RNA sequence: AAACAAGAGUUUGAUCCUAGCUCAGGAUGAACGCUGGCGGCGUGGAUAAGGCAUGCAAGUCAAGGGGGCCGCAAGGCAACCGGCGAACGAGGUAGUAAUAAGUAGGUACGAACCUUCAAGUCAAGCAUAGCUCGUCGAAAGACGGGGUAAUUCUUGAUAGUCCCUUCGGGGUAAAGAUUUAUCGCUUGAAGAUCGGCCUGCUCGGUAUCAGCUAGUUGGUGAGGUAAAAGCUCACCAAGGCAAUGACGCCUAGGGGACCUGAGAGGGUGACCCCCACCGAUGGAACUGAGACACGGUCCAUACACCUACGGGUGGCCGCAGUCGAGAAUCUUCCGCAAUGGACGAAAGUCUGACGGAGCGACGCCGCGUGCAGGAUGAAGUCCUUCGGGAUGUAAACUGCUUUUAUAGGGGAGGAAGUUUAUUGACGUUACCCUAAGAAUAAGAGGUUGCUAAACUCGUGCCAGCAGCAGCGGUAAUACGAGUGCCUCAAGCGUUAUCCGGAAUCAUUGGGCGUAAAGGGUUUGUAGGUGGUCAUGUUAGUCUUUCGUUAAAUUUCCCGGCUUAACCGGGAACAUGCGGAGGAAACGGCAUGACUUGAGGAUGCAAGGGGUCUGCGGAACUCAUAGUGUAGCGGUGAAAUGCGUUGAUAUUAUGGGGAACACCAAAAGCGAAGGCAGCAGACUGGGGCACUCCUGACACUGAAAAACGAAAGCGUGGGUAGCGAAUGGGAUUAGAUACCCCAGUAGUCCACGCCCUAAACGAUCUUCUCUAGCUAUUUGGAGUAUCGACCCUCUGAGUGGCGUAGCUAACGCGUUAAGAGAAGCGCCUGGGUAGUACGACCGCAAGGUUAAAACUCAAAGGAAUAGACGGGGACUUGCACAAGCGGAGGAUCAUGUGGUUUAAUUCGAUGGUAAACGAAGAACCUUACCAGGGUUGGAAAUCUAGUUGAAGCCGAGCAGAAACGUUCGGCGCCGCAAGGCAAUUAGACAGGUGCUGCAUGGUCGUCGUCAGUUCGUGAUUUGAAUUGUUCCCUUCAGUGGGGUAACGAACGCAACCCUCAUUGCCUGUUACAAGUGUCAGGCGAGACUGCCCAGCUUUUUGGUCACAAUCGAAAGAUUGCGCACAAGAAGCUGGGAGGAAGGUGAGGAUGACGCCAGAUCAGCAUGGCCCUUUGAUACCCUGGGCUACACACGUGAUACAAUGGCACUUACAACGCGAAGCGACGGGGAAACCCUGAGCAAAUCGUUUAAAGAGUGCCCUAGUUCGGAUAGGAGUCUGCAACUCGACUCCUUGAAGCUGGAUUCGCUAGUAAUCUCGGGUCAGCUAUACCGAGGUGAAUACGUUCUCAAGUCUUGUACUCACCGCCCGUCAACUCAAGGGAGUUGGGAGUGCCCGAAGUCCGCGCUUGUCGCGGCCUAAGGCAAGCUCAAUGACAGGGAGUAAGUCGUAACAAGGCACGGGUAGCGGAAGCUGCUCGUGGAUUAUUUCA
Repeated sequence: AAACAAGAGUUUGAUCCUAGCUCAGGAUGAACGCUGGCGGCGUGGAUAAGGCAUGCAAGUCAAGGGGGCCGCAAGGCAACCGGCGAACGAGGUAGUAAUAAGUAGGUACGAACCUUCAAGUCAAGCAUAGCUCGUCGAAAGACGGGGUAAUUCUUGAUAGUCCCUUCGGGGUAAAGAUUUAUCGCUUGAAGAUCGGCCUGCUCGGUAUCAGCUAGUUGGUGAGGUAAAAGCUCACCAAGGCAAUGACGCCUAGGGGACCUGAGAGGGUGACCCCCACCGAUGGAACUGAGACACGGUCCAUACACCUACGGGUGGCCGCAGUCGAGAAUCUUCCGCAAUGGACGAAAGUCUGACGGAGCGACGCCGCGUGCAGGAUGAAGUCCUUCGGGAUGUAAACUGCUUUUAUAGGGGAGGAAGUUUAUUGACGUUACCCUAAGAAUAAGAGGUUGCUAAACUCGUGCCAGCAGCAGCGGUAAUACGAGUGCCUCAAGCGUUAUCCGGAAUCAUUGGGCGUAAAGGGUUUGUAGGUGGUCAUGUUAGUCUUUCGUUAAAUUUCCCGGCUUAACCGGGAACAUGCGGAGGAAACGGCAUGACUUGAGGAUGCAAGGGGUCUGCGGAACUCAUAGUGUAGCGGUGAAAUGCGUUGAUAUUAUGGGGAACACCAAAAGCGAAGGCAGCAGACUGGGGCACUCCUGACACUGAAAAACGAAAGCGUGGGUAGCGAAUGGGAUUAGAUACCCCAGUAGUCCACGCCCUAAACGAUCUUCUCUAGCUAUUUGGAGUAUCGACCCUCUGAGUGGCGUAGCUAACGCGUUAAGAGAAGCGCCUGGGUAGUACGACCGCAAGGUUAAAACUCAAAGGAAUAGACGGGGACUUGCACAAGCGGAGGAUCAUGUGGUUUAAUUCGAUGGUAAACGAAGAACCUUACCAGGGUUGGAAAUCUAGUUGAAGCCGAGCAGAAACGUUCGGCGCCGCAAGGCAAUUAGACAGGUGCUGCAUGGUCGUCGUCAGUUCGUGAUUUGAAUUGUUCCCUUCAGUGGGGUAACGAACGCAACCCUCAUUGCCUGUUACAAGUGUCAGGCGAGACUGCCCAGCUUUUUGGUCACAAUCGAAAGAUUGCGCACAAGAAGCUGGGAGGAAGGUGAGGAUGACGCCAGAUCAGCAUGGCCCUUUGAUACCCUGGGCUACACACGUGAUACAAUGGCACUUACAACGCGAAGCGACGGGGAAACCCUGAGCAAAUCGUUUAAAGAGUGCCCUAGUUCGGAUAGGAGUCUGCAACUCGACUCCUUGAAGCUGGAUUCGCUAGUAAUCUCGGGUCAGCUAUACCGAGGUGAAUACGUUCUCAAGUCUUGUACUCACCGCCCGUCAACUCAAGGGAGUUGGGAGUGCCCGAAGUCCGCGCUUGUCGCGGCCUAAGGCAAGCUCAAUGACAGGGAGUAAGUCGUAACAAGGCACGGGUAGCGGAAGCUGCUCGUGGAUUAUUUCA
């Protein structure tokens, strides 16, 4: 200088944090699905190092040799001996965690071919193949006789710059061919290059592998090798390796490099290059320069093939190819033209190395599938708000071009040799030219969010989708389809694997109080780290330079193929290792010194520190004795239990064991666990003060050791109380519990084990630094004092509050969770699980160490708003209480459930359904049932055609009617347009059918409760908070005060209506008659007003007291306190006036919202459903809604004397009336009838109000109470009273004598009681409902309790919000893992037996390709174990599933607070004992603040 780092979804009602899961990117020797035009360059058996048919992959030399055959010869052919090569090249990755690899070094070594130099190349001999003769054999092949050559072999000579040497000496060589130019041969020296051996460093996992090793480690001697060496052997010694991980097990070829990443890293080791190793498996040597040899030999084993059964043959992990296994990987191609290799003097031969072609979208790169114009925005399709929009210039159509593909013509370079000549597999190739013609060429995935892109239809938790969150249960942008759109493109998606994102193993770059995570505590080994000064040194550190770090690859620049991929050239890089030089700050090492760290000495004081021994009093219990009598004890209440054989109570005496009240405290001590009567003995640690001594002796601390509550275990004691287990009594649905009565182990002591706790401050140890205030324990100093107290300062502890800072928040805050340093321990999603297996420890119980499969997308921390609590505080309400009257019992009425039925239509169902919809079910209503009918409809709208009236009246037939049918009579309007109606046809109607969980509207409820919110500001990371909390007050979030809030809105109140008082006006009908009563209208009046007192708050003023400051003083200022005066506001109590007094009474009025509350049947309405042959629509008759073993709700009437009956008598208001109210009069015993005056109503009628008052009877009984039920006779309404109306009269005369548990209403003109009217309506089942007036009470101490509501606060694991959440057994099914009598297989060894081939050694002779023996050894066998897998009856736990069973353990004080450890018990959650924690609510006391 350049280059260089992105996040998102998902836990919650919401928030912040922690933490996991998932996604977007890149990559691959890939595979699969759909699709597929061309070219270039690459690449292609990853699984079974499984088996292989066939062909080829290593030969060459005739100028080394003799012969054979062919040929006239020249010459040629091939076999044999011989030489060289075959140890290269090509392939694979099985083994190997180190005899490998990488890198840097070393030397006790070797070398055919190649180069240079020097010297030499003399003589002799013995064989043998081929050949020939014979024999054996199926074959492969073998054997014997004969003769023969050489660059084959042997011997001799000569030898130095060769080797050995005791320095005298001794020993070792050769090959020739030849055309005369060469090629060879031998020895030595040197080089180049290639190898052998050795060393340092680096290079996987596992400690649930901790000890390994006998040739092992070293020495001496010998052997052996090209060469050092335990490489081998004999002897001697006892070493060697290991926590810096030996040994074992599992996995694996290593590197250059490749992928990813900002980098550091992480992953990989295909193609290309280097190295190693392997060649069916195992062993072995021979030849050779080189092998212990892929296409050589021998042996063994397995497999395969041939066979005449005697015996033989073979090794594709070379190139093609085949079978097998697998998701999966190519042609039995061309050529030696080029490059390279072997041989040769050469020509040349050989070469599946190599150069090429073929197949595969397997990858990378490039090109194309056309370009321009073209709106009526065609048709088709899709959508639609029905207007239109989209596909879309897209197509059609017009013009143009020809890349590619096709056809024809031309046509390279690659070629160099040795001058010519000749030589090209690829290849009728690349490339160039010409021709015709848009002609030959587009798909895949997606479309809810992440993530670019949406609509319609179908489906209805089904079918299905899905990477995660999740979607689908009748309006699915998420499933399937269509259309549109988005992305990429000859590809597009999916799957698998790797890196990234992931700071999610954190060196860069994380954490541990509560989220996962500090070891229970201390001592201390290794290790790590370490005070001040000086000197020396330099393996750490820094710097300079040199060598190396192969090439290819990567990066940059330049260049060649039309471009790119690809290829070539140059540069940079290669962070490492080694050599040399330098520096000395830091670190190390060595030496010397110092005192502040640390330790020691002296003195003092504190302390439940520890161990042992002794002593003491209270309480308890037991025994004995006395007194004394019927109970005691226990509980929510009881019972079991004890007691007349004398308990409990009380007195006395004695025995026993355990624990130590008050002091006592937030206090003290100890490393932690823990420690408490008093005294003594022994003993540990810490603190302070003053000086002195040592001189870094320090800190931390794996391993190790010691200690370690309670429970538990062993042995022996002891045992008063308490008390697991157990027994009994209660409680309960049950009660293996909670409560009670007993009670064993245990608790206690001694000794020995166990070794765990919520062993907690959930906070490791040590050191340094960083505001304070205050309390307390214990030292010291100063001051003061006679002394003590007091005051100030300074140490060491123990607490509270708090600044900066930190923290997700809560909180911590000099006793840090702040800022730093050193060391150790621990964590990495939840469950499985602190479990299994293994190991160690333990008498046992068990402890320590410590996984995985599988499963979920969360689990979790802190805080927030609600809701809830068998949490708390405060407040209110006919909520309770105090009262009055009822319901629940009877009979009846009415509604509901249930049952029944052809139908008993439907809805409403805790409060908030049940005299409710229904303010009137005999028909109608009516929606239900049976039967009979109609079908474009009974009724509505529009269009077109026809008709003219529409239609009305009457009669007949069949019929239950509807309906059908027949007959007769009368019949249009308007000037016109037309109106009206019928009929036909087409649109269309109709539905009380479904969905109130698709809706509108309306309503109920909390509740006429006082609440619910917003804007701005402020606080908080944020959800949120504040305001709205607090004090006083109110019916009230009403008002006042205070206040990080200031204001505002919807609610409250007020405004509206009625009633109570009154002024004025009016006067039809009302009264006796003026106008008073009366009626109507317009007004007034009450409110927060007036007066007095008290309390609270506040403002102002003044005085007094005190303190501080200033000042010499006087005095001034400020602060604080008390009392006083005046004013204001609020509240309380009283008073005046007044018809009414503290919102005068009542009504209407119902906040934000809750209950998916009610209603599709009042109405409206989306969607769905039914309707051309008969409907779910419409009409009609009859029936039903009125049923009746029963249960519930709401009422009426009663049960009587405060009453009933009879007679007499008084006083209302609201209303209503024309198809109506109906007077007077008459009839009837009455209901009622006849008649019909008056009145559209202040006039007339309804209309006698009743309770009340007066008189009489009844005399406590099923009655002169009560009236049900039933019989008879009637009246009225209506087409019609049978199912099924009301009323009247006579007769009948049931239950019922005040109502169990329980429950309802009401606080004043109220309750109670008495009548009257109205609506609906032909009539009525009205005792219901809505109103009216008459008479007219009682009680409220108060808020403990019940219910409901509100505010604040607290806990929470709830938020569908307690009708919540949630635990365990059992039952059913599925899955994975562990155990398991065993069974099977693999692996590595050990011991013994046997022992091929072969090297070596020895012996023998017939001296051979000989025989025998020995050592070693592969394979094999036997034996006992180890280890890893597979499988296994069975039993146990774990996880997951639909709505199963039993309980209710936990979350609120979860109804017995919960939890940790331990022990016993129990269907299960669990319960109980002992000890510990607060991660417990509530209340009270004390202390700090």
Small-subunit ribosomal RNA from a Minisyncoccota bacterium, 1489 nucleotides, folded computationally. Lineage of the source: Bacteria > Bacillati > Minisyncoccota. Rfam family: Bacterial small subunit ribosomal RNA. Gene Ontology terms of the family: structural constituent of ribosome and ribosome. The sequence is in RNAcentral, with records from ENA and SILVA.